[in-house]
């Protein structure tokens, strides 16, 4: 000084599951019941004789979600920073 990677931004795609039932003040609120896993969140193996650490799109279903908008892991394209790493 360059590249990548990474944080943030914007733009585009983006799945799953009941328009359940009941009541009000009616796509909103409570409540009961069935479901969903790609915000979050908790969990766990080998690798290594043991111990410790330690991962996910695997499990859990707190939360969040089950028309439609919202969001949505995660992808592609841009920008932007250069404090952190190659």
């Nucleotide at each position: 000084g360059c590249u990548c990677a990474g944080c943030u931004c914007g733009c585009a795609g983006g799945a799953g599951a009941g328009a359940g039932a009941g009541a009000c003040u009616u796509a909103g609120u409570c409540u009961c019941c069935g479901c969903c896993g790609a915000a979050g969140g908790c969990g766990c193996a080998a690798a290594c004789u043991c111990c410790c650490a330690u991962a996910a799109a695997c499990g859990c279903u707190c939360a969040g979600g089950c028309a439609g908008c919202c969001g949505g892991a995660c992808u592609g394209c841009g920008a932007c920073u250069u404090a952190c790493g190659a």
Molecule: Glycine riboswitch aptamer
Organism: Bacterioplanes sp.